A computed fold for a 73-nucleotide RNA from Actinoplanes italicus, annotated as transfer RNA. It matches the Rfam family "tRNA". Rfam describes the family as follows. Transfer RNA (tRNA) molecules are approximately 80 nucleotides in length. It is annotated as a transfer RNA.
């Protein structure tokens, strides 16, 4: 500096070809039991990295900026 990839709740990771942001675990609270850290039910918690465009409509498409990896030089 040039190529590719990648960036979504507290962690890891889905969302088909643009059309309601899920899923496990962890947090809380119940319930269940001699106790619960096991099993159940319920609950909370997310400007999807940042700004801007296209669009009726972006997690996805486009354009800079940032950060990571990994190639090249």
């Nucleotide at each position: 500096u040039g190529c590719g990839g990648g960036c979504u709740g507290g962690u890891g990771c889905a969302a088909c070809c643009g059309g309601c942001a899920g899923c496990a675990c962890g947090c809380c609270g119940a319930g269940c039991u001699c106790u619960g850290g096991a099993c159940u039910c319920g609950g909370a918690g997310g400007u999807u990295g940042g700004a801007g465009g296209u669009u009726c409509g972006a997690a996805u498409c486009c354009u800079c900026c940032g950060c990571c990896c990994g190639c090249a030089g």